RNA sequence: UGCCCGAUAGCUCAAUUGGCAGAGCGCCUGACUCUGGAUCAGGAGGUUGAAGGUUCGAGCCCUUCUCGGGCAG
Numbered sequence: 001u002g003c004c005c006g007a008u009a010g011c012u013c014a015a016u017u018g019g020c021a022g023a024g025c026g027c028c029u030g031a032c033u034c035u036g037g038a039u040c041a042g043g044a045g046g047u048u049g050a051a052g053g054u055u056c057g058a059g060c061c062c063u064u065c066u067c068g069g070g071c072a073g
Base pairs, nucleotide, nucleotide: 001072002071003070004069005068006067007066010025011024012023013022019056027043028042029041030040031039049065050064051063052062053061
């Protein structure tokens, strides 16, 4: 320098060929318990890496950039 893959909740990851952003763990509250843990019920938590474009509608398509990983030189 070129090419490929990845970036979504605190963490690990989903999200059909574009149509309501979710799960597990963690966190908070309540129940249970002498207390805690476990279990059960409920809840909070997101500018989907950044900036634009296309579209009625973008996590998803297009362009540029940033960061991480890989391959080639």
A computed fold for a 73-nucleotide RNA from a Bacteroidota bacterium, annotated as transfer RNA. The source organism's lineage runs through Bacteria, Pseudomonadati and Bacteroidota. The coordinates come from a structure-prediction model, not an experiment, and the mean pLDDT is 80. It matches the Rfam family "tRNA". The family's RNA type in Rfam is transfer RNA.